[in-house]
Order: sequence, then structure tokens, then C1' cells
RNA sequence: UCCCGACAACGGCAAACCCACGGCGACGUGGGGACGCAAAGCCAUGGGCCAACAGGGGCGCUUUCCCAGCCACGCGACUGGUGGUUGCCAGGUUACCGAA
Repeated sequence: UCCCGACAACGGCAAACCCACGGCGACGUGGGGACGCAAAGCCAUGGGCCAACAGGGGCGCUUUCCCAGCCACGCGACUGGUGGUUGCCAGGUUACCGAA
């Protein structure tokens, strides 16, 4: 130096939830708070997941029964680009300590 990660040491970060603010939203920022984390530091590069927008097979909506059909409305596989998530995975990059 590299790999590696201890019932070591100095420390660090901060989930859920609550409050305030921003956003159509996913979510983000600050404060409180700790589930946890050896990169839970940073990067949206690949994949996954999430959001709103546009398109959208199909389904529902069927008035006294059945069938068909129009308008409007609702749900919606899938597609597109846009955005989010680095504490989903991978990759890149930087870093404290030094037992086995």
C1' cells in the first nucleotide's frame, strides 16, 4: 500500500414517527427522534421500485328483462419521455482505525 473487518479505540451517520417549510406528486430541506449502518460519505452510470403527465388494448358504468351502442365518468395491463429513490442492488470514486 492492497485485501479484510475486532465484544478494539476515536468518533460519525440517522430509519420509522412528530413539527415546520418546499413540491401536482414520488419525495426533499431544517429541528426533534433512533431502527439500524464499516462507507447508511459522494455520484442517478446500469438495473429495480415509486410519482405525476401523455397515449392506452381491456374492464366497469347498462334506468323494466336481454342484447347492442353513443357521450361522459371511473379503474387499468402496457408504452413514452420527465422526475424521485445512493438506507433497493450493482458500478465508480474518496475516507478514520489496524486485531485476526

c-di-GMP-I riboswitch aptamer from a Gemmataceae bacterium, 100 nucleotides, folded computationally.
NCBI's taxonomy places the organism under Bacteria, Pseudomonadati, Planctomycetia, Gemmatales, Gemmataceae.
Rfam family: c-di-GMP-I riboswitch aptamer. Rfam describes the family as follows. GEMM was predicted in a large-scale screen for bacterial structured RNA regulatory elements.